[in-house]
RNA sequence: UUCUUAUCAAGAGAGGUUGAGGGACUGGCCCUACGAAACCUCGGCAACCUUCAGAUCCAUUUAUCUGAAAAGGUGCCAAUUCCUGCUUUAGGAUCAUUACCUAAAGAAAGAUGAGAG
Numbered sequence: 001u002u003c004u005u006a007u008c009a010a011g012a013g014a015g016g017u018u019g020a021g022g023g024a025c026u027g028g029c030c031c032u033a034c035g036a037a038a039c040c041u042c043g044g045c046a047a048c049c050u051u052c053a054g055a056u057c058c059a060u061u062u063a064u065c066u067g068a069a070a071a072g073g074u075g076c077c078a079a080u081u082c083c084u085g086c087u088u089u090a091g092g093a094u095c096a097u098u099a100c101c102u103a104a105a106g107a108a109a110g111a112u113g114a115g116a117g
Stems, first nucleotide, its partner, number of pairs: 001117008013042005021031003025085001027083002043077003048073002050069007081109001086106007
């Protein structure tokens, strides 16, 4: 970097160094010298991998589900992935419409884990 797959409405921040950006991208809307981003220290959240127990299936291995734990590997700790983008449906608006507004569903994109190349 590419592919597959699961999840994304919950949760969890202090200190130090430093000093202007940041929220992936678009358009918005926000955060930020009452200190952005980055790095360091300590802390926390969560439960993907992990460990344990139970259930189901199976000839067995495997697999699936449920519950518990938090030592280890990741991840995360403003705002729903902050909203949004493409499609469909419904409603509104309009003299009328494929344009505009609202809502829902799905996709795309993105993030993270696990696996594979």
Molecule: SAM riboswitch aptamer (S box leader)
Organism: Clostridium manihotivorum